[in-house]
Context: one part of a larger RNA
RNA sequence: UGACGGGGGCCCGCACAAGCGGUGGAGCAUGUGGUUUAAUUCGAUGAUACGCGAGGAACCUUACCUGGGCUAGAAUGCGCGCGACGGAUCCAGAGAUGGGUCUUUCCUUCGGGACGCAAAGCAAGGUGCUGCAUGGCUGUCGUCAGCUCGUGCCGUGAGGUGUUGGGUUAAGUCCCGCAACGAGCGCAACCCCUGUUAUCAGUUGCCAGCAUUUCGGAUGGGGACUCUGAUAAGACUGCCUUCGCAAGGAGUGAGGAAGGAGGGGACGACGUCAAGUCAUCAUGGCCCUUACGCCCAGGGCUACACACGUGCUACAAUGGCCGAUACAACGGGCAGCAAGCCAGCGAUGGUGAGCGAAUCUCGAAAAGUCGGUCUCAGUUCGGAUUGUGGUCUGCAACUCGACCACAUGAAGCCGGAAUCGCUAGUAAUCGCAGAUCAGCAAUGCUGCGGUGAUACGUACCCGGGCCUGACA
Numbered sequence: 001u002g003a004c005g006g007g008g009g010c011c012c013g014c015a016c017a018a019g020c021g022g023u024g025g026a027g028c029a030u031g032u033g034g035u036u037u038a039a040u041u042c043g044a045u046g047a048u049a050c051g052c053g054a055g056g057a058a059c060c061u062u063a064c065c066u067g068g069g070c071u072a073g074a075a076u077g078c079g080c081g082c083g084a085c086g087g088a089u090c091c092a093g094a095g096a097u098g099g100g101u102c103u104u105u106c107c108u109u110c111g112g113g114a115c116g117c118a119a120a121g122c123a124a125g126g127u128g129c130u131g132c133a134u135g136g137c138u139g140u141c142g143u144c145a146g147c148u149c150g151u152g153c154c155g156u157g158a159g160g161u162g163u164u165g166g167g168u169u170a171a172g173u174c175c176c177g178c179a180a181c182g183a184g185c186g187c188a189a190c191c192c193c194u195g196u197u198a199u200c201a202g203u204u205g206c207c208a209g210c211a212u213u214u215c216g217g218a219u220g221g222g223g224a225c226u227c228u229g230a231u232a233a234g235a236c237u238g239c240c241u242u243c244g245c246a247a248g249g250a251g252u253g254a255g256g257a258a259g260g261a262g263g264g265g266a267c268g269a270c271g272u273c274a275a276g277u278c279a280u281c282a283u284g285g286c287c288c289u290u291a292c293g294c295c296c297a298g299g300g301c302u303a304c305a306c307a308c309g310u311g312c313u314a315c316a317a318u319g320g321c322c323g324a325u326a327c328a329a330c331g332g333g334c335a336g337c338a339a340g341c342c343a344g345c346g347a348u349g350g351u352g353a354g355c356g357a358a359u360c361u362c363g364a365a366a367a368g369u370c371g372g373u374c375u376c377a378g379u380u381c382g383g384a385u386u387g388u389g390g391u392c393u394g395c396a397a398c399u400c401g402a403c404c405a406c407a408u409g410a411a412g413c414c415g416g417a418a419u420c421g422c423u424a425g426u427a428a429u430c431g432c433a434g435a436u437c438a439g440c441a442a443u444g445c446u447g448c449g450g451u452g453a454u455a456c457g458u459a460c461c462c463g464g465g466c467c468u469g470a471c472a
Stems, first nucleotide, its partner, number of pairs: 001472001007468007015458002019422005026313008034304002042053002064299007077122002081117003086103007106113002125288002128286003134282002136277003139273001141271001146185006152161003165176003191265004196233007206222002210220003236259001239253001241251003315415001319374007331362003336355002340351004381412001386407007428451007
């Protein structure tokens, strides 16, 4: 000095405990390992890889394989030469590409310009290697409370002190003390959303009162209310009281929409893991240059004895099915969203008002409530799988799309050892929207709202912080 300890003291965290719901068993979806393959492109691998890069693999993407082609090449600039470019069409071919026919004859300041072709040079190209040469960006310890510096003082010195001690806090937060006195990066605050009110504003939003009404805020009208969105106010242990030697503070109460950080987000110190990424991008070095570059068709990334991770759907009666009926919020829309009407059991098709949207539209919220039915069964549970017929997108759904109808109706009766998440509008449960996107393998992801639970405590497991005696 402090990495280490099955040493000690103090403290914290869904760490345990108390609970709720899962995973591990089933079917399927998805990622990975393995195996297979001409190829199954590449990367990520304890925590910190595995619904991860990928917020969309039929072609494209695409980097892989097979085959067919090109060699200044798919892009840009400069220089030289020729020609308008283009449009239509035919032949060969899987296409890339190659060969014809017809048509057209650009602008101009007359220097030339735009565009195309050929040839040649300076130059290109590489998702080839090295993340252990790098920048940038990121994960993690960890939103943990730490990490340091200047001067002074102490020590021969490494270094110490400050930063330790007594309290306190979510916090190196603050107070007191002290050979220290100050300061910086972190903490907190300043930023955004949300919870209350006021003022201003009143359309596309709203409708209390007054009229009209086709009974629809529909019309006249109104700014009260809801709401929208700008500006302010509001919370500070400010007040009362108890505890505390004092201070900092802790407990309780009042008032208040909100109380002690009100709730949530953004924000991540010095550093650690030669952590991840040369395949976002950039970049040193090395390597390829008629190929490790480029174009094209088809295939593959979707294989399948198996193993693991993450999910979805279930095993049912707090349920399934049928009918009726109520209440959201965030969002999206012109190569778009589409009301209404018609056809169809339906996916959808036809027609098409309105709307670049507080106006029109997606749009049905679902769980819920009311009524009926089923009566404990592998069932009116469950929906895999398979057959047939269709719809849509798209040049094209065979490999390899989604959806609809009819038929089929598998495993599964609550899951071993083990293991995960969660403390409040949270868990659980229910639906809705969006990005990507022609379509979609979305059960994923990112958001939104509806209904709405359980916790004595710190002995133990895990991780972390501070102090301290042992060991080195």

A computed fold for a 472-nucleotide part of an RNA from an uncultured organism, annotated as small-subunit ribosomal RNA, 3' major domain.
Its mean pLDDT, the model's own confidence on a scale to 100, is 83.